[in-house]
RNA sequence: UGAGUCGGUCAGACGGCCGCGUCGAGACCGUGCCGGUAUGCCGGUGCGGGACUCGCCGAGGAACGUCCGGGCUCCACAGGGCAAGGUGGUGGCUAACGGCCACCCGGGGCGACCCGCGGGACAGUGCCACAGAAAUCAGACCGCCUCCGGCGCGAGCCGGGGUAAGGGUGAAACGGUGGUGUAAGAGACCACCAGCGCACCGGGUGACCGGUGCGGCUAGGUAAACCCCACCUGGAGCAAGGCCAGACAGCACGCGUUCGAGGGCGGCCCGCCCGAGCGUGCGGGUAGGCCGCUAGAGGUGUGCGGCAACGCACACCCGAGAUGGAUGGCCGUCCCCGUCGCACUGCCGGUAACGGCGCGGCGGGACAGGACCCGGCGUAUCGACCGACUCAUCCA
Numbered sequence: 001u002g003a004g005u006c007g008g009u010c011a012g013a014c015g016g017c018c019g020c021g022u023c024g025a026g027a028c029c030g031u032g033c034c035g036g037u038a039u040g041c042c043g044g045u046g047c048g049g050g051a052c053u054c055g056c057c058g059a060g061g062a063a064c065g066u067c068c069g070g071g072c073u074c075c076a077c078a079g080g081g082c083a084a085g086g087u088g089g090u091g092g093c094u095a096a097c098g099g100c101c102a103c104c105c106g107g108g109g110c111g112a113c114c115c116g117c118g119g120g121a122c123a124g125u126g127c128c129a130c131a132g133a134a135a136u137c138a139g140a141c142c143g144c145c146u147c148c149g150g151c152g153c154g155a156g157c158c159g160g161g162g163u164a165a166g167g168g169u170g171a172a173a174c175g176g177u178g179g180u181g182u183a184a185g186a187g188a189c190c191a192c193c194a195g196c197g198c199a200c201c202g203g204g205u206g207a208c209c210g211g212u213g214c215g216g217c218u219a220g221g222u223a224a225a226c227c228c229c230a231c232c233u234g235g236a237g238c239a240a241g242g243c244c245a246g247a248c249a250g251c252a253c254g255c256g257u258u259c260g261a262g263g264g265c266g267g268c269c270c271g272c273c274c275g276a277g278c279g280u281g282c283g284g285g286u287a288g289g290c291c292g293c294u295a296g297a298g299g300u301g302u303g304c305g306g307c308a309a310c311g312c313a314c315a316c317c318c319g320a321g322a323u324g325g326a327u328g329g330c331c332g333u334c335c336c337c338g339u340c341g342c343a344c345u346g347c348c349g350g351u352a353a354c355g356g357c358g359c360g361g362c363g364g365g366a367c368a369g370g371a372c373c374c375g376g377c378g379u380a381u382c383g384a385c386c387g388a389c390u391c392a393u394c395c396a
Stems, first nucleotide, its partner, number of pairs: 001392010012334007020058002023055004029048008060367001064378002067376005072237004079270004084233005089103005104118001105116004119228002124226002126222003141167002143163003148159004175193006194218002196215008241291004250282006262274004298317008335365008346357004
């Protein structure tokens, strides 16, 4: 210098004009109370909000999707069984998680590094399209063999039988190479190799790794198919929930009042508890305000422990809370990137390879926005910058 890998930061800056929301202050208006009055009003204090002025503050790395987990709130807390849903290598972190960290195993890359929905297929059941003779305790289509029968003078043909070594089909066909053996063959047998299982030894907290011996065990895949194993899981959600103010008008039918309607205990069953109203239809009617509401598993820095995620201690910092939903628009200067044109073929830095530097026009500067709050994941995003590392090449 080129090509990459991993991690992180920023998310244009300043000024002017106009505009929006919360809060605070002021003056104005309306109004309640108190006091004084010359009965017109004046002063003090409180409330209200239509409109005014000033001041402070006013979205994000994803505020997004709402896919997980938790806090918080209400309901329940009497359980048992059966179902249902979720998670899935091991160890750790965490409030918790389907998240994160480290490691193991498998796969990819020359490498930095990346990817894995990673329990069990000898508990059982199901499925495996097309092709193929046959798709799983399988299978004789071609081929190979000739112990048997028939035909033929014979070569041979037909039937039965044996055979998974060869061909062909397929994603997948009972392990591979060599030999023994045989009519031809076959783990039928032997040696080596690969895998699997069992036993023992050693290492590791563990997943697992290394070694030795034995067993011809070599019968495939699929569990995001049922299923099995282990672990986890009450329901609803801030329109939760509470307070204040405030409107209305009932009628009809059905069921029921210890012969128990209906409701609760997440679904079903058992069981338990509450229990006098409940359901349907027609009609009527309020729909305002306040709290919850933002300082929290919060952030930054330093030190310590830990490989790390993270934890502990100390110090400092932290001014959105809208409710038809506010943070925007225009202009100017500058900045960054791309492109075009004109200049410059020079200057600066460096031993060198090499790097940087002018003016003007045009275009671009993204994705997207709180609504109870956090931790994650996923997705979107014009670009710029920083750090660590890898490979190749060049220079000294």